[in-house]
This is a predicted structure of a 71-nucleotide RNA (transfer RNA) from uncultured Haloferula sp.
The sequence is in RNAcentral, with records from MGnify.
Its mean pLDDT, the model's own confidence on a scale to 100, is 83.

RNA sequence: CAGUAGCUCAUUGGUAGAGCAAUCGACUGAAGAUCGAUCGGUAGCGGGUUCAAAUCCCGCCUGAACAACCA
Numbered sequence: 001c002a003g004u005a006g007c008u009c010a011u012u013g014g015u016a017g018a019g020c021a022a023u024c025g026a027c028u029g030a031a032g033a034u035c036g037a038u039c040g041g042u043a044g045c046g047g048g049u050u051c052a053a054a055u056c057c058c059g060c061c062u063g064a065a066c067a068a069c070c071a
Stems, first nucleotide, its partner, number of pairs: 001063003006020004014051001022038005044060005
């Protein structure tokens, strides 16, 4: 510094989104591409603040990077 959908990432206090993937449909002789639709997460875990927390605060877990020292 990071942890949010199967994957890559948005959302920086007001009922959580996009692209890809997947499924269905259109198109095609068929497939691909393209287009449309659908599906999909109570946001790493536990607490706190607040009318309201993915967002602010504390602790813990996991991953990454940098620096210093030693060798």
It matches the Rfam family "tRNA". The family's RNA type in Rfam is transfer RNA.